[in-house]
Molecule: transfer RNA
Organism: Candidatus Polarisedimenticolia bacterium
Parts: sequence; C1' cells; structure tokens
RNA sequence: GCUGGCGUGGCGCAAUUGGCAGCGCACCGGAUUUGUAAUCCGGGGGUUGUGGGUUCGACUCCCAUCGCCAGCU
Repeated sequence: GCUGGCGUGGCGCAAUUGGCAGCGCACCGGAUUUGUAAUCCGGGGGUUGUGGGUUCGACUCCCAUCGCCAGCU
C1' cells in the first nucleotide's frame, strides 16, 4: 500500500425481505432475612465509532473517514 471482518447502555452480546433498539451480567429502589448472600418485583442508562447520501422510514443499503483484528504485498 491492497483486501476482508468487527465497532450497538458500565461490561459481554442480539437485532437481515429496511418498519417502535433488546437480552444477560453489573448498577439503583423495594420485598424477604436478626443481618448478609441467594431469590422475587420494579427502575435508570443508547441517538447503534464519526460525517454525509438513498428512502415515507436505516443498527441494517451506498460513500468517505477513525479505531481494532486478520490476510496479502
């Protein structure tokens, strides 16, 4: 230098014929307990790496760019 993959709450990951962004853990509140843990109930937290484009509508399609990983040279 070229090619491919990945980037989504604090962490780990889902979400494909383009149609309301979800799950687990963690965190916060409550119940239970003499207390803690466990268990149960509830809650907050994202503008999907960034900037554009297409579309009625984009995590999803297109372009550029940044970061990480892998391959080739």